A computed fold for a 353-nucleotide part of an RNA from a Pseudomonadota bacterium, annotated as large-subunit ribosomal RNA, domain IV. The organism belongs to Pseudomonadota, within Bacteria. It matches the Rfam family "Bacterial large subunit ribosomal RNA".
Context: one part of a larger RNA
RNA sequence: CCGUGGUUAAGGAACUCGGCAAACUGACCGCGUAACUUCGGGAUAAGCGGUGUCCCGACUGGUGCGUAGCCUCGCGCUGCAAGCUAGUCGGGAUCGCAGUGAAACGGGCCAAGCGACUGUUUAACAAAAACACAUGUCUCUGCUAAGACUUUAUGUCGAUGUAUAGGGACUGACACCUGCCCGGUGCUGGAAGGUUAAGGAAGGAAGUUAGCGCAAGCAAAGCCUCCGACCGAAGCCCCAGUAAACGGCGGCCGUAACUAUAACGGUCCUAAGGUAGCGAAAUUCCUUGUCGGGUAAGUUCCGACCUGCACGAAUGGUGUAACGAUUUGGUCACUGUCUCAACCACGGGCUCG
Numbered sequence: 001c002c003g004u005g006g007u008u009a010a011g012g013a014a015c016u017c018g019g020c021a022a023a024c025u026g027a028c029c030g031c032g033u034a035a036c037u038u039c040g041g042g043a044u045a046a047g048c049g050g051u052g053u054c055c056c057g058a059c060u061g062g063u064g065c066g067u068a069g070c071c072u073c074g075c076g077c078u079g080c081a082a083g084c085u086a087g088u089c090g091g092g093a094u095c096g097c098a099g100u101g102a103a104a105c106g107g108g109c110c111a112a113g114c115g116a117c118u119g120u121u122u123a124a125c126a127a128a129a130a131c132a133c134a135u136g137u138c139u140c141u142g143c144u145a146a147g148a149c150u151u152u153a154u155g156u157c158g159a160u161g162u163a164u165a166g167g168g169a170c171u172g173a174c175a176c177c178u179g180c181c182c183g184g185u186g187c188u189g190g191a192a193g194g195u196u197a198a199g200g201a202a203g204g205a206a207g208u209u210a211g212c213g214c215a216a217g218c219a220a221a222g223c224c225u226c227c228g229a230c231c232g233a234a235g236c237c238c239c240a241g242u243a244a245a246c247g248g249c250g251g252c253c254g255u256a257a258c259u260a261u262a263a264c265g266g267u268c269c270u271a272a273g274g275u276a277g278c279g280a281a282a283u284u285c286c287u288u289g290u291c292g293g294g295u296a297a298g299u300u301c302c303g304a305c306c307u308g309c310a311c312g313a314a315u316g317g318u319g320u321a322a323c324g325a326u327u328u329g330g331u332c333a334c335u336g337u338c339u340c341a342a343c344c345a346c347g348g349g350c351u352c353g
Base pairs, nucleotide, nucleotide: 001348002347003346004345005344006343007342008341010339011338014337019334027051028050029049030048031047036041038173052094053093054092055091056090057089058088059087060086061085062084063083066080067079068078069077070076095099107332108331109330110329111328112327113326114324115323119131120130136170137169138168139167140166141165147157148156149155174319175318176317177316179249180248181247184246185245186242187241188240189239190238193237194236195235199231200230203227204226205225207223208222211218212217250268251267252266253265254264277311278308289305290304291303292302293301
């Protein structure tokens, strides 16, 4: 010097990003216990008191030395009860600084965010607000089910189940709710018209050559090659539906008898222009917004306001008791976190041997 323990005057978070760490609390018994609440909880809420040893008394339980009565005379029944013993209550006495005398053995409260909860997770830097969850909704599937695995063939799971079942997706207890838009994309349905493949095909053309012709050339059938009107499904175009499907949910100008503001009006655009609720928020750039609270002093926190850069309704909205090794702010108690450091014990380092 380092590590691990222990103690500390006065102060008591002044430390620090932050009470990190440490301390306080702690067992049992009795009293007592708020807001809120889903009436179960909250709750060991909070807060207060007691606890050793000895003596006495009362009561309750166990055992039953003895003893009384009854009697069907039995290893019988019903009482009383000494002693010992387990406890509870009351009174008295007594010792220490201290009586759960050591050890084991909750710190508490208030407010807010997030997630309802118990659970799960990055084995070895993340335990959470992430995942899951019960609940809700949509959608597919009528059984050789949909869907999945597979060597694509058989087989298997689904399921020895049958729509109160099974698969997929989203949401995430509960309470109150979940607005408008189907123009785009997707899905579902429709079939009149347009487009349209392979294939078919009326017809046409080239080559070849029997034949005809003096020759130039013409040329049937067959074979072969090419063109081809027309016919021709799904799909797409088209027509509808569908948002707890993917998603989306405006701008400018004017106007009221102070001013300000605009219930109101005009105009442009759109598929429709954000409803309820919430709002400087885990979302607010400007921003330490403004006002109020708490502090002597508060970029954090709480309550409001609304000018929402860029909240918003199952990509769920707003609340919410209980719960949380969760996040944020405050407070009481407590303390070597600190003012400011000191000492002790053990281990290591270091020096010497």